[in-house]
RNA sequence: GACGGGUGAGUAACGCGUGGGCAACCUGCCUAUCACAGGGGGAUAACACAGGGAAACUUGUGCUAAUACCGCAUAACACAACGAGGUAGCAUUACCUUGUUGUCAAAGGAGCAAUCCGGUGAUAGAUGGGCCCGCGUCCAAUUAGCUAGUUGGUGGUGUAAUGGACCACCAAGGCGACGAUUGGUAGCCGAACUGAGAGGUUGAUCGGCCACAUUGGGACUGAGACACGGCCCAGACUCCUACGGGAGGCAGCAGUGGGGAAUAUUGCACAAUGGGGGAAACCCUGAUGCAGCAACGCCGCGUGAAGGAUGAAGGUUUUCGGAUUGUAAACUUCUUUAGUCAGGGACGAAUAAAUGACGGUACCUGAAGAAUAAGCCACGGCUAACUACGUGCCAGCAGCCGCGGUAAUACGUAGGUGGCGAGCGUUGUCCGGAAUUACUGGGUGUAAAGGGCGUGUAGGCGGGAAUGUAAGUCAGAUGUGAAAUCCCAGAGCUUAACUCUGGAGCUGCAUCUGAAACUAUGUUUCUUGAGUGCCGGAGAGGAAAGCGGAAUUCCUAGUGUAGCGGUGAAAUGCGUAGAUAUUAGGAGGAACACCAGUGGCGAAGGCGGCUUACUGGACUGUAACUGACACUGAGGCUCGAAAGCGUGGGGAGCAAACAGGAUUAGAUACCCUGGUAGUCCACGCCGUAAACGAUGAAUACUAGGUGUAGGGGUUGUCAUGACCUCUGUGCCGCCGCUAACGCAUUAAGUAUUCCGCCUGGGGAGUACGGUCGCAAGAUUAAAACUCAAAGGAAUUGACGGGGGCCCGCACAAGCAGCGGAGCAUGUGGCUUAAUUCGAAGCAACGCGAAGAACCUUACCAGGGCUUGACAUGCGCAUGAAGCCGGGGAGACCCGGUGGCCGAGAGGAGUGCGCGCAGGUGGUGCAUGGCUGUCGUCAGCUCGUGUCGUGAGAUGUUGGGUUAAGUCCCGCAACGAGCGCAACCCCUGCCCCGUGUUGCCAGCAUUCAGUUGGGGACUCGCGGGGGACCGCCGGCGUCAAGCCGGAGGAAGGCGGGGACGACGUCAAGUCAUCAUGCCCCUUAUGCCCUGGGCCGCACACGUGCUACAAUGGCCGGCACAGAGGGCUGCGAACCCGCGAGGGCGAGCGAAUCCCGCAAAGCCGGCCCCAGUUCGGAUCGGAGGCUGCAACCCGCCUCCGUGAAGCCGGAGUUGCUAGUAAUCGCGGAUCAGCAUGCCGCGGUGAAUACGUUCCCGGGCCUUGUACACACCGCCCGUCACACCACCCGAGUCGUCUGCACCCGAAGCCGCCGGCCGAACCCGCAAGGGACGGAGGCGUCGAAGGUGUGGAGGGUGAGGGGGGUGAAGUCGUAACAAGGUAGCCGUACCGGAAGGUGCGGCUG
Repeated sequence: GACGGGUGAGUAACGCGUGGGCAACCUGCCUAUCACAGGGGGAUAACACAGGGAAACUUGUGCUAAUACCGCAUAACACAACGAGGUAGCAUUACCUUGUUGUCAAAGGAGCAAUCCGGUGAUAGAUGGGCCCGCGUCCAAUUAGCUAGUUGGUGGUGUAAUGGACCACCAAGGCGACGAUUGGUAGCCGAACUGAGAGGUUGAUCGGCCACAUUGGGACUGAGACACGGCCCAGACUCCUACGGGAGGCAGCAGUGGGGAAUAUUGCACAAUGGGGGAAACCCUGAUGCAGCAACGCCGCGUGAAGGAUGAAGGUUUUCGGAUUGUAAACUUCUUUAGUCAGGGACGAAUAAAUGACGGUACCUGAAGAAUAAGCCACGGCUAACUACGUGCCAGCAGCCGCGGUAAUACGUAGGUGGCGAGCGUUGUCCGGAAUUACUGGGUGUAAAGGGCGUGUAGGCGGGAAUGUAAGUCAGAUGUGAAAUCCCAGAGCUUAACUCUGGAGCUGCAUCUGAAACUAUGUUUCUUGAGUGCCGGAGAGGAAAGCGGAAUUCCUAGUGUAGCGGUGAAAUGCGUAGAUAUUAGGAGGAACACCAGUGGCGAAGGCGGCUUACUGGACUGUAACUGACACUGAGGCUCGAAAGCGUGGGGAGCAAACAGGAUUAGAUACCCUGGUAGUCCACGCCGUAAACGAUGAAUACUAGGUGUAGGGGUUGUCAUGACCUCUGUGCCGCCGCUAACGCAUUAAGUAUUCCGCCUGGGGAGUACGGUCGCAAGAUUAAAACUCAAAGGAAUUGACGGGGGCCCGCACAAGCAGCGGAGCAUGUGGCUUAAUUCGAAGCAACGCGAAGAACCUUACCAGGGCUUGACAUGCGCAUGAAGCCGGGGAGACCCGGUGGCCGAGAGGAGUGCGCGCAGGUGGUGCAUGGCUGUCGUCAGCUCGUGUCGUGAGAUGUUGGGUUAAGUCCCGCAACGAGCGCAACCCCUGCCCCGUGUUGCCAGCAUUCAGUUGGGGACUCGCGGGGGACCGCCGGCGUCAAGCCGGAGGAAGGCGGGGACGACGUCAAGUCAUCAUGCCCCUUAUGCCCUGGGCCGCACACGUGCUACAAUGGCCGGCACAGAGGGCUGCGAACCCGCGAGGGCGAGCGAAUCCCGCAAAGCCGGCCCCAGUUCGGAUCGGAGGCUGCAACCCGCCUCCGUGAAGCCGGAGUUGCUAGUAAUCGCGGAUCAGCAUGCCGCGGUGAAUACGUUCCCGGGCCUUGUACACACCGCCCGUCACACCACCCGAGUCGUCUGCACCCGAAGCCGCCGGCCGAACCCGCAAGGGACGGAGGCGUCGAAGGUGUGGAGGGUGAGGGGGGUGAAGUCGUAACAAGGUAGCCGUACCGGAAGGUGCGGCUG
């Protein structure tokens, strides 16, 4: 070798920090002072010899030295014992002086010497340590009791020293809600990060302290260790071995392996600084100084600078013009930091000299040359920065919100841009923002949160006056708060980082001195807080006993007869064995009508007939007594609705469960009939409720008004009254508060004190553990996991099986229909090669289609074409096109003929080629336009102002009125816009103008307004008038307006049309058209022939015709309007039964034609029948259109003569010239309507009324809805995944207790064996002392048993969470269709239902 160096396992502790104490201590080396060192003795390493062993090592014999070892001498200011005196203090005591007795020292070396280095005893200092104390120092109470050396005493042992540190005896203490004990976690601090601060987090580097050194135990040596590179023992591990035995400990520096996302060189030097040894030379030093590796951090620098537009090329993009990259590059001129090369070359060295690892490094000088040197992330918002392509809810992104389903600024790539830059981005962690744990600095009526209520312990807090003290508080001083860090000023490296110097600071602790207002504390005192006394009245306050009447039920008896009862309607049930009803009597239990009242009482729960005695509290008044006795209140204790439990009673009514009957898809419900626990009493449990004012208690203060209950006072005509006041209980309402709603002297205002509670939703008031309970269960109370919300108040809508008011052929009242038949037509379905496509509740379905045989045509089959059927541009070529013939289904092909205009250039045409055409291909959810619908409904908005934090409201609501947001009145609103109405058209009356093709009264004329003529009339056209509640009466608000009347052709918008606000439905249409993007390009384009769109077991919609007599048929006769007409309407005449044909007048039309209107009227037949109804179907014969009527047209005639005798559930239209009925015309169109759009003729019935169905408007209300009720949403079940709990057990970890074994070692005892020093002895030997060895106490590891704690795993069980879609129901949100919810009990697939009590949210 106890320093230096390493590490942080353990430790929640006087371990650390800070401040103190030791009168209870030690201190090698160093410093100072005093004193001393005389004389002896005996051994033993090395070494030699001889052995043992593989080795490590070791044994015996013999020799020798010392500053090694041992006696003796000397010695005190040292130590011990016994005394004396003094000083001081802090109790034991300390210090100084002094007396007696006793004890203990030493070592020499170097040098010729001087001298130097040492040695011994003692005192003091310095340094370093030891021990003790105050205060501070993490989490858990689902850890609440812990403790036998434990707490103390006496006496000892032990130590340097105090002490139960240890021992013997005695006592029974000690600690703990101010958190003991237990469990978990952790080295502590200076400081570091963050923060405005207060705080929060951390304890790497540097510095201080502690602990540890393979794990555990132990001592030795020493000044110092229980000792990292010392020893012994035990355990684990590694290595060597001759198997007998041995060796080892990198948490020193490098380095290796392993683990890991991850962390360096087996370097140089002792030159400097420092340490150890030595007298010194010097040696040692992986401390240290340096170098190496790593962008790990901080700092500085570079990768060039200036000029340079035609805005090059390339890239990207494009609206094809351009834009952008971009002065960027190229190019010109310039510079050289770093790097490279060459030359010089330190400080650090302290000296007179020598001595440099770093290092030929830093630094300086020169040379060449822009040369060698740029990346990373992002670009939807937060957040600076955008386009293209690809992809198509895929691939992927993502911090949060969220992107992606064919136009993605969000994915991937590219271009561009933004940010930072030798870095950039990500991940993890901490603080901040977060006032989101709130000390600074939060809340608790409804958002999370007031304990169910009281009483009271600890604690907290507390009225007026006087006085003392000085703990808190304040002031001053002293010590300390190490250095480093931080801050300020300066200095040194070229700067900075970094380092150095000085200052400030370190908010703390301790001590001393002072102040005395406040708090505290002691004493004295006061009465206003509080309490007591006395007088008085009010009360469902409590508990006990007794009494009462009404009613229900039951029993008995009477009267009496067929029903009663019950419901939405019924049934179960009761009743002819006599019910219900009614009368009388009786039994029994429970509850107390009226009074009765946001009235009273009580702390809350709660309390209601009357009487009696017992008893608590509050209130008014009085002012006699006490004298702060007060307030609050963790724990504790008491009380505590209903349900429920135990024991025993009681049981009338009611009534969970249960049974039956209904309802229903079902009905474990709602309704009904029964009915048991229970409800009642006594005693004992339970301890919860929406136990609510969802508002803890107490005190003080802060506008009012009004009611009510109890008392007192003043005043008064005192019969009601008026005023004042106290206590309680309500309503309204300022200030103020509040997110708003609201609260507002009974605060949710302003303040103070104390207590409880909250900290996102779910998981969950659950699990586990504890406590309580007979049980049910109560109480205390988490986590994993999961979500981006959950929630409050208010707003606007929408909705309601909410309310009010009001409309509409909405219902009702009527008429005619549909739904049944046949047929027509559209649709679905089926079929098919194709049956092209679209439309789909109302608002698709006689719809697009105002007309599919070809065409149309989009579909199918087959045959064909490829610059194309069509457009435009360019290039090249070319005696076009057309006509005729042939082939072919045709498109088309072949042949012949023909031979364009122009002088030319060129043009037209055709062919070839290139750009391109073409697409009824997709997307109506990319679009424009157009349209439907709510709805011709009366609404929808804006400006300014006002109100509200805001969304928003007001206006627009209200009272009237209207068809109307129409108008009037009122009003914090005043105005305005789009809608309504009106202006426009048709129609109804009159007038004026104009009269042809229209008209004809009078005149003339005719078969005929045919002609002359006329303009009167009708009519046409054009223009005007008329109707406005204008007039009268009534009602009404003197209004708006309504009712009635007059007049009028028309009367209260006269009738009809056109006209459709803001918006809704991702409504409809890409197939009218237009159009983005995508797709096809010898085909998804184009041409052609044929077929299909017409297919037919069925189903639906819309129609036509009927079923007949108000009819059918036959004959005769009469009266319209509005239209259309030149490849057109087509007269007269002729032919035909007819459809039609022939001929062809007239007419581009108030002229001619279509064109005889029909129903009707008159006459006749039919006689109720499947008919003289009905006309389908089929056969035959014809006509017309058209290239062509087979699939697949229309019409005529003859024949045939089906279903059908008025239509189930249900459903449609229509309120007047309407319905119904009758015919006529037109568009489309070659032809083809029962459809559609129009026209006129004939021409009704009914409307009490608004309860109900449907739709709508306004106001209001509720809402958990807002893709808005076709909404939202609950629970079981099934499936998948995830975490958790229980679980027979099982596995290892930590730990308590008891016992066994007992290493090393200290200590104790013995020590017959061994031993040189001292003593006795001539010697032998003996003694003293020491040791080996033995025994014993303690004692690590180990073992056995038994507990505890936490962890892993576990068949199976349990609930929970999440999941695109599933199953069953519909519980909740609206009166959610039975109001909901809370507690409790029972029951049920499930939500849930029911009973009892409570709440209103």
Source information:
Predicted 3D model of a 1401-nucleotide RNA (small-subunit ribosomal RNA) from a Bacillota bacterium. The RNAcentral record of the sequence draws on SILVA. The prediction has a mean pLDDT of 86.